[in-house]
Context: one part of a larger RNA
RNA sequence: GAUUGAACGCUGGCGGCAGGCCUAAUACAUGCAAGUCGGACGGUAACAGGUAGAUAGCUUGCUAUUUAUGCUGACGAGUGGCGGACGGGUGAGUAAGGACUGGGAAACUGCCCGAUAGAGGGGGACAACAGUUGGAAACGACUGCUAAUACCGCAUGAACCCUGAGGGGGAAAGAAGAAAUUCGCUAUCGGAUGUGCCCAGUUGGGAUUAGCUAGUAGGGGUGGUAAAGGCACACCUAGGCGAUGAUCUCUAGCUGGUCUGAGAGGAUGAUCAGCCACAUUGGGACUGAGACACGGCCCAGACUCCUACGGGAGGCAGCAGUAGGGAAUAUUGCACAAUGGAGGAAACUCUGAUGCAGCCAUGCCGCGUGUGUGAAGAAGGCCUUCGGGUUGUAAAGCACUUUCGGAGGGGAGGAGAAAGGACGUUACCCUCAGAAGAAGCACCGGCUAACUCCGUGCCAGCAGCCGCGGUAAUACGGAGGGUGCGAGCGUUAAUC
Numbered sequence: 001g002a003u004u005g006a007a008c009g010c011u012g013g014c015g016g017c018a019g020g021c022c023u024a025a026u027a028c029a030u031g032c033a034a035g036u037c038g039g040a041c042g043g044u045a046a047c048a049g050g051u052a053g054a055u056a057g058c059u060u061g062c063u064a065u066u067u068a069u070g071c072u073g074a075c076g077a078g079u080g081g082c083g084g085a086c087g088g089g090u091g092a093g094u095a096a097g098g099a100c101u102g103g104g105a106a107a108c109u110g111c112c113c114g115a116u117a118g119a120g121g122g123g124g125a126c127a128a129c130a131g132u133u134g135g136a137a138a139c140g141a142c143u144g145c146u147a148a149u150a151c152c153g154c155a156u157g158a159a160c161c162c163u164g165a166g167g168g169g170g171a172a173a174g175a176a177g178a179a180a181u182u183c184g185c186u187a188u189c190g191g192a193u194g195u196g197c198c199c200a201g202u203u204g205g206g207a208u209u210a211g212c213u214a215g216u217a218g219g220g221g222u223g224g225u226a227a228a229g230g231c232a233c234a235c236c237u238a239g240g241c242g243a244u245g246a247u248c249u250c251u252a253g254c255u256g257g258u259c260u261g262a263g264a265g266g267a268u269g270a271u272c273a274g275c276c277a278c279a280u281u282g283g284g285a286c287u288g289a290g291a292c293a294c295g296g297c298c299c300a301g302a303c304u305c306c307u308a309c310g311g312g313a314g315g316c317a318g319c320a321g322u323a324g325g326g327a328a329u330a331u332u333g334c335a336c337a338a339u340g341g342a343g344g345a346a347a348c349u350c351u352g353a354u355g356c357a358g359c360c361a362u363g364c365c366g367c368g369u370g371u372g373u374g375a376a377g378a379a380g381g382c383c384u385u386c387g388g389g390u391u392g393u394a395a396a397g398c399a400c401u402u403u404c405g406g407a408g409g410g411g412a413g414g415a416g417a418a419a420g421g422a423c424g425u426u427a428c429c430c431u432c433a434g435a436a437g438a439a440g441c442a443c444c445g446g447c448u449a450a451c452u453c454c455g456u457g458c459c460a461g462c463a464g465c466c467g468c469g470g471u472a473a474u475a476c477g478g479a480g481g482g483u484g485c486g487a488g489c490g491u492u493a494a495u496c
Base pairs, nucleotide, nucleotide: 001496002495003494004493006492007491008490009489010488013367014366015365016364017363018362019360020359021325026323027322028321030320031319032318035082036081037080040079041078043075044074047073048072049071050069051068052067053066054065055064056063057062058061089278090277091276098203099202100201101200102199103198104197107195108194112191113190114189115188116187117186118185120154122152123151129144130143131142132141133140134139160169161168162167174183175182176181204250205249206248211241212240213239216238217237218236219235221233222232223231253275254274255273256272257268258267259266260265280301281300282299283298284297303314304313305312306311331357333356334355335354339353340351341350342349343348370400371399372398373397380391381390382389383388404437406432407431408430409429410428414423440485441484442483443482444481445466446465447464451480452479453478454477455476461468462467
């Protein structure tokens, strides 16, 4: 000098764009953050309508009340499907099951795209519901009824799988519509996308860590997996790694990038993007195309809460917010209008993703705090050699302007044909009033731009280094003046 996710002190007008728990991966009150489909299904708790009946009023076919009826729009709970493996958060762990770059072969892949073939005929259940019943609750138990795109056989069967090549195995579901048809279903092949696996190189410090290793290194075999493989197991061989640093230990998420630097390099990994890991701590599997699953399940631990003491409930490193820690970091906001996602045929529903708004000079950028004129060089302040000098065209005065801010009016685009905007009292435009509402901070001994007076008297104090202060201190404190930057200026911390 440049830089920062900064903090602190003094000060503070406006706007645009960005950023905002770096510490305790500490504990969490409350609300919301993942649902959706009635065009899969049995149904009908609530709402609205229809139909039929009854009662009342009477305008004699309408209103009100009530009963019945899933008949319709819809729909609580339930069965079923798809999605809760994405999106969002955090960086604890991990020095290599990671990341980056480049190769590879023994794999799977829902939804999507292309292609071929098929969807015949049956069956038995379980929820919901009803009844009985246990429990304080959470939640159950028994009996009975019932539907399906839920479940299970039979048939068919290849381009599919196994094979000892004889043969064997092996699928399906309907829904809507008046219909056309559309959306689905099954099997197989191919693609795309995604994911799993292997190899090499690179990716911190310590030798005051020198030896480490028995599933260890390899083999053929069996099992297991979607898949190669000591991945697992029995047997056999005795290997494998290491000063080109094994093992141990400390530290650490990695990268694109970011900061600095002429570069080489050094430092760093906030925001944004890619990958990885984690979800109270540890372990485990289930379901599924995909998880060993943040807002799923089971077990154990710690903690918190409820309890009728028998037993139960919970997990903000989602968005807000609270306590705590800390030098320090925001609202318990609005909207699904846009973009994107899930479900749905669609209408649509959900979406703290996202779009916006709020707070903060945290940063960058822009603008303003007036402009011109004005010498009697006013008053006051300060200095003085007492003549004057300086503050200083500065002020006052006179003449103007109105950016920003304020008030009133108009008013887009974001919304591709109609409608639909959270932002939004938007941006922007016009009009109005009035210099009106808007300047500080640090420094002035040298480095280093900027000097005098008073006070103090090695005191009080200053200080980045050199050093100032012991009676004329340009170095302390105040004042006047000056210098630098300016809605900021200094200090501290950190990096180059």
Small-subunit ribosomal RNA, 5' domain from an uncultured bacterium, 496 nucleotides, folded computationally. Its mean pLDDT, the model's own confidence on a scale to 100, is 88. The RNAcentral record of the full RNA draws on ENA, Greengenes and SILVA. Rfam family: Bacterial small subunit ribosomal RNA.